[in-house]
Molecule: small-subunit ribosomal RNA
Organism: Lepagella sp.
RNA sequence: ACAGCGGAGAGUUUGAUCCUGGCUCAGGAUGAACGCUAGCGGCAGGCUUAACACAUGCAAGUCGAGGGGCAGCGGGGGACGCGCUUGCGCGUCCCGCCGGCGACCGGCGCACGGGUGAGUAACACGUAUGCAACCUGCCCCCGCCAGGGGUACAACCCUCCGAAAGGGGGGCUGAUACCGCGUACAUCCCCCGGGGGCAUCCCCGGGGGAGGAAAGCCCUUCUGGGCGGGCGGGGAUGGGCAUGCGGCGCAUUAGGAAGACGGCGGUGUGACGGACCACCGUUCCGACGAUGCGUAGGGGUUCUGAGAGGAAGGCCCCCCACACUGGUACUGAGACACGGACCAGACUCCUACGGGAGGCAGCAGUGAGGAAUAUUGGUCAAUGGCCGGAAGGCUGAACCAGCCAAGCCGCGUGAGGGAGGAAGGCGCAGAGCGUCGCAGACCUCUUUUGCCGGGGGACAAAAGGCCGGACUCGUCCGGUCCUGAGGGUACCCGGAGAAAAAGCAUCGGCUAACUCCGUGCCAGCAGCCGCGGUAAUACGGAGGAUGCGAGCGUUAUCCGGAUUCAUUGGGUUUAAAGGGUGCGCAGGCGGGCCUUUAAGCCGGCGGUGAAAUCGCGGGGCUCAACCCCGCCGAGCCGUCGGAACUGGGGGCCUUGAGUGCGGCGGAGGCAUGCGGAAUGCGCGGUGUAGCGGUGAAAUGCAUAGAUAUCGCGCAGAACCCCGAUUGCGAAGGCAGCGUGCCGUGCCGCCACUGACGCUGAGGCACGAAAGCGCGGGGAUCGAACAGGAUUAGAUACCCUGGUAGUCCGCGCCGUAAACGAUGGAUGCUGGGUGUCCGGGGCGUUCAGGCCCUGGGUGCCGGAGCGAAAGCGGUAAGCAUCCCACCUGGGGAGUACGCCGGCAACGGUGAAACUCAAAGGAAUUGACGGGGGCCCGCACAAGCGGAGGAACAUGUGGUUUAAUUCGAUGAUACGCGAGGAACCUUACCCGGGCUCAAACGGGAGACGACAGGGGCAGAGAUGCCCUCUUCCACGGACGUCUUCCGAGGUGCUGCAUGGUUGUCGUCAGCUCGUGCCGUGAGGUGUCGGCUUAAGUGCCAUAACGAGCGCAACCCCUGCCGACAGUUGCUAACGGUUAAAGCCGAGGACUCUGUCGGGACUGCCGGCGCAAGCCGCGAGGAAGGCGGGGACGACGUCAAAUCAGCACGGCCCUUACGUCCGGGGCGACACACGUGUUACAAUGGCCGGUACAGCGGGAAGCCAGGCGGCGACGCCGAGCGGAACCCGAAAACCCGUCUCAGUUCGGAUCGGAGUCUGCAACCCGACUCCGUGAAGCUGGAUUCGCUAGUAAUCGCGCAUCAGCCAUGGCGCGGUGAAUACGUUCCCGGGCCUUGUACACACCGCCCGUCAAGCCAUGGGAGCCGGGGGCGCCUGAAGUGCGGUACCGCGAGGGCCGCCCAAGGGCGAGACCGGUGACUGGGGCUAAGUCGUAACAAGGUAGCCGUACCGGAAGGUGCGGCUGGAACACCUCCUUU
Repeated sequence: ACAGCGGAGAGUUUGAUCCUGGCUCAGGAUGAACGCUAGCGGCAGGCUUAACACAUGCAAGUCGAGGGGCAGCGGGGGACGCGCUUGCGCGUCCCGCCGGCGACCGGCGCACGGGUGAGUAACACGUAUGCAACCUGCCCCCGCCAGGGGUACAACCCUCCGAAAGGGGGGCUGAUACCGCGUACAUCCCCCGGGGGCAUCCCCGGGGGAGGAAAGCCCUUCUGGGCGGGCGGGGAUGGGCAUGCGGCGCAUUAGGAAGACGGCGGUGUGACGGACCACCGUUCCGACGAUGCGUAGGGGUUCUGAGAGGAAGGCCCCCCACACUGGUACUGAGACACGGACCAGACUCCUACGGGAGGCAGCAGUGAGGAAUAUUGGUCAAUGGCCGGAAGGCUGAACCAGCCAAGCCGCGUGAGGGAGGAAGGCGCAGAGCGUCGCAGACCUCUUUUGCCGGGGGACAAAAGGCCGGACUCGUCCGGUCCUGAGGGUACCCGGAGAAAAAGCAUCGGCUAACUCCGUGCCAGCAGCCGCGGUAAUACGGAGGAUGCGAGCGUUAUCCGGAUUCAUUGGGUUUAAAGGGUGCGCAGGCGGGCCUUUAAGCCGGCGGUGAAAUCGCGGGGCUCAACCCCGCCGAGCCGUCGGAACUGGGGGCCUUGAGUGCGGCGGAGGCAUGCGGAAUGCGCGGUGUAGCGGUGAAAUGCAUAGAUAUCGCGCAGAACCCCGAUUGCGAAGGCAGCGUGCCGUGCCGCCACUGACGCUGAGGCACGAAAGCGCGGGGAUCGAACAGGAUUAGAUACCCUGGUAGUCCGCGCCGUAAACGAUGGAUGCUGGGUGUCCGGGGCGUUCAGGCCCUGGGUGCCGGAGCGAAAGCGGUAAGCAUCCCACCUGGGGAGUACGCCGGCAACGGUGAAACUCAAAGGAAUUGACGGGGGCCCGCACAAGCGGAGGAACAUGUGGUUUAAUUCGAUGAUACGCGAGGAACCUUACCCGGGCUCAAACGGGAGACGACAGGGGCAGAGAUGCCCUCUUCCACGGACGUCUUCCGAGGUGCUGCAUGGUUGUCGUCAGCUCGUGCCGUGAGGUGUCGGCUUAAGUGCCAUAACGAGCGCAACCCCUGCCGACAGUUGCUAACGGUUAAAGCCGAGGACUCUGUCGGGACUGCCGGCGCAAGCCGCGAGGAAGGCGGGGACGACGUCAAAUCAGCACGGCCCUUACGUCCGGGGCGACACACGUGUUACAAUGGCCGGUACAGCGGGAAGCCAGGCGGCGACGCCGAGCGGAACCCGAAAACCCGUCUCAGUUCGGAUCGGAGUCUGCAACCCGACUCCGUGAAGCUGGAUUCGCUAGUAAUCGCGCAUCAGCCAUGGCGCGGUGAAUACGUUCCCGGGCCUUGUACACACCGCCCGUCAAGCCAUGGGAGCCGGGGGCGCCUGAAGUGCGGUACCGCGAGGGCCGCCCAAGGGCGAGACCGGUGACUGGGGCUAAGUCGUAACAAGGUAGCCGUACCGGAAGGUGCGGCUGGAACACCUCCUUU
């Protein structure tokens, strides 16, 4: 510089991820409507519904310069009458004389303008052409002409009929009305000559023939002017006709058509034409969508969109169509005529019942319909239209005004200053702070709009009137006068005055804007996802905020986003989607070279593309909206040119394709023959009691001789081994051996043809299994069926039988997970490695080899592709061509229709309704009646228990005034309770208090209160008496009053902290960096070995690290050192009845503090190592020595608001608090945990030993005395290695002798003791008496692996006492067993499947029952549109006839054709409705079962057939989109 001005996404499927895919939102638009709100102006707009019905007024007239006239008005004249002032006035009548003029004749207009969108899918419209096949009044130009006659008919007069509308008869009359005659270059025919066109044909010149005209009027300065008339030609304008191309839905509308298609000749028309008619021919249209049905006025344009496209057609402009519905013509230049006519129909109105009238889809207006759309306004001033010579008239066209936020645009509701950040609201909250908010108040300023007053132009250019001037005197010029609905409006000036003017929606995410209160799955919200079940940013209100603003939201509709119908710009292995396979017509696409053409294509020029609109530039209203001016487009047509590519014509070629020749391969097909094994059956032999079958059985078979076994025979079906990851075929499919026929592929040769090719909608053919028809056959197997089992049931799985069928021939059917879930063809694009079949080369004749090449069939992988899994020369890669198919899930491959079939059924194939998903792949978990590996008192082995009894205790339940509350599988239940008679105490009854039972603070008052005593009372409490402050004077203390704080074991453990249980002392859980993956995520942490252990070692895209494990801590086991009192006592000495009793000792025990010790360190074996093994050594102890404390990330919304704390809510003379009493201790039951037992391994009596942990002053208590005893009295010692608190089992002696006992001790009676204010409810203990159940405990179930279980006693906490048999500790005595990991339970790691993810206590299917909804069928019934046949047939044109009328033109009458409408009939289509009926969808907690998802407990699924309450089961064939080395069946829910 050229070109270009333009493209955003989000939410929602999941535990999470990627993808597919639908739904939804943000934007713009509207003739809108609705809700709330509303100051002004400009511009534009305003029945989208009932083309429903319309009252009333207006919307088309005009010309007296065409005419006759004179009803009404005015003037004039006349007559009469009156008033009576002789001149005026008034009345009646007469005269059309004048102005004029109702009605009438006549001319022009009324076909324009205005309305509407019903109909119409059509040359209706748009665009481009053609008419040599046409018309055109008024207007313009040219030429010529206007001579001379005639006849009617309105009005009017007379008369008649009628309620009216209106009509009839008779008579008179004019014209620019009507009709002849004369003339006329048009037109037509014939002849001659010339020229042109794409064709039919057309044009020009000459000659002859036929042949149709006319109207006047006005002014007048008069051979004048003007307006008209006729003919011919031309122009302009407006129309008519024809053609190409273009613009709609359904194919579940596939065939349609009889004037139908064409020809010839006519009719008709302005004109062509099958438009119409006669005749002839039989054609014509159609998958490039005819016909039918449905829908619809078309275009310019409008909205949207980046565009391509999609949607729309209101206002404005063009065209069309229509005018109550249907038909018809007349008049006319033009109509089949919105405000004309005729007929028919429906409707409305008038009526004297005889008849008549009407057509707002003109402007207003009314009713109706509807969510919804305006005034019965003004004016012809302008623009325009009609008439007129003109003045002028008419004009609901038009211009204006009115109503409506219904749209677009503009303006305003103030501007500046102003912090004590007022009051108030709201929020937070700890005094206080934040926010509304510089917002308000207050100060200063301004005055748009509105209000008041005043001023105030344009629209008026003219035309026109008058005057003047010019003139080819139709006209033009100048002057002057007149004319404005809007309207005294726009605009301008002045005045007062912040004065009169803000709302609506939203605030969970998308999406901009957050808090409080109320509510409590209620009320409600919601566009999608979704909110609401007591802390709701989602409901309602409030405060605040956000967005827009005279508007804001909602609804409806269209486009967009949606690349979600994909031309631009999509897909089809598994998400929706490849036809089961081939052949092939049409169609689409197509190799190399040369040449030609110019249809496509490209370019130049021309025509068209109306205006408005859009875009760009400029201009006018103060701006803008709006308006004005200029410029611009695709497309179509024409013309000229170009020739690369596609196409057409011609020529050549060989590489695509095919042919030939020579080989090779194979379960390719059809037909036919043959073979052995097995099975069953028959016959015979041998042989005897069972066989068979299953998880186990039974049915069944068998002494009438089965099974078994041998021989012979028969029958049908299938072909073992070979056999494979193999081969062949288009697919389905094909397997013993031989033969015949047929098809095909590959290789080699490179001889021939010369693009002959690829694909392939329809079509045709083939097409597993099942099934069907007819006929055979029938051994085996085997749907249905029967029986037996199993089971809750078992219409199944298992078993015994068994029919169709399985087999053959012929004929149907036409479907499958007909799959590689992958259409066909061609070319191209790294490799590696098997295998089948060819060809060649090298080597070698050997047992095998190596290399090259073609075709097939597999595996692994590169790039690339893919959402991933995966594919990867056999593509799912890179490309081209053709076909088929998909467009959310369900409804549904269903219904209806059609086609096919004998039927079964197949093909084609919807909609209503409903959901916010349905899906694919992969990830992490969890789970599996999946797999592998491994642990644990998990099982097993063993010992002792529980479950039975009585009692204790806890719980459920029941009861009660209350039996307070919590804990509830494991992980609640001798748990919170480590102490309920009152207290505790939270519960119940009753009696009291309200600053309160306790505490803190402020103020005030008092000097009491407390204490002692008395009275009342159940007590709390009340009353009375008594006693009655301290002080360094500030105060302190106490009581009372008042105020502020109280108090609550009331609720929420689903608001919380803290603490705890459990998985689980299990070995796991994670992180950083790196790497892999689009991502979730993976790797590490997997694998091998090892360990109690993610313990360690090795390996390793991982390398490290953290929380866990282990260790560090405590107790205990051995040793040492130190220290020795209250402990100890070996030696020495002393004392004693004896004795560490004393001196003494520091040895020992012990106590205590500190150390040591154990580490697989050593040895042997195994092992890479880690480590393991060993009746090893050593050692007190071994392979973690024993025990404890210690509990990862997390799970169970686990437990606890009643231990405590704490958010929120609730109570406040009570849900607080005090007191008395009661209850927590109830008792027909049920369960858990225990105690004691049932006895002799025992009970009882007597004797005799030996601990440890601990505790002790309101205590432990020696000792003595009393009591049978509990205990009492006296009393020493000890705050403790000193004193006190007892061991028991055991052992010894004796006794009991198997018994409900000398077992067992419950229960009850009596008498006591102790604690305590008090033992009635409701204590423990003692003694005497009583002596219950119980004789080892069903199903089932618990603990424990060594100083353990079992068994024995002792201590402690709490505590006045104690319901303790509980809990926590201590020591004494002191076992058995573990083969082993199949099974039950729990757990760890790896792997696999999954439709699970609140995660198998998951998910989920079908029938039935209930409610709601839409829909199919249905005897029928009702309705609709269109067509067909027959009958009838108005008006009217045409035709024919005519004796009637008319001078004539013409009319009348009769008939025929056509024909609206009506009637009858048959049949098709569409819709509504319908007893009943079919399935379908949806719906918190219905019934039956358990089909599917994990091997889902019988792998599932597909097609088909049969059967069954239902899911479903079984047979046959098929698929993998099935797990996995296998053990009777078995259920469901959460």